[in-house]
RNA sequence: AGGAUACUCUGGAGAAGCUCAUCAAGCAUGAGUGCCGAAGGUGCAAGGGCGUAUGCGCCCGAAUCUCUCAGGCAAAAGGACAGAGCGGCAA
Numbered sequence: 001a002g003g004a005u006a007c008u009c010u011g012g013a014g015a016a017g018c019u020c021a022u023c024a025a026g027c028a029u030g031a032g033u034g035c036c037g038a039a040g041g042u043g044c045a046a047g048g049g050c051g052u053a054u055g056c057g058c059c060c061g062a063a064u065c066u067c068u069c070a071g072g073c074a075a076a077a078g079g080a081c082a083g084a085g086c087g088g089c090a091a
Base pairs, nucleotide, nucleotide: 003089007085008084009083010082011081016033018032019031020030021029022028034073035072036071040069041067043065047060048059049058050057051056
């Protein structure tokens, strides 16, 4: 020089401040409908492995793709990811 990672700062999208009920009146709780994907989680393409009766079967296998379980749909918070800073680690 380069690499991974922790911390700090900055930026950071989408989608109902929906409906009903309750009362402790709260940015609350419960139920319902609609919607979003960028915490987390599910699924898999190429490829690889194993078995086989050679037809195939099973397993591993990425994402901002997919699903929408979780989460979210004013602000705040959170937020993948990106930039900067700082400290340490290994070769």

The RNA shown here (Glycine riboswitch aptamer) has 91 nucleotides. The coordinates come from a structure-prediction model, not an experiment, and the mean pLDDT is 78. Rfam family: Glycine riboswitch aptamer. Rfam's curators write: This family represents the bacterial glycine riboswitch.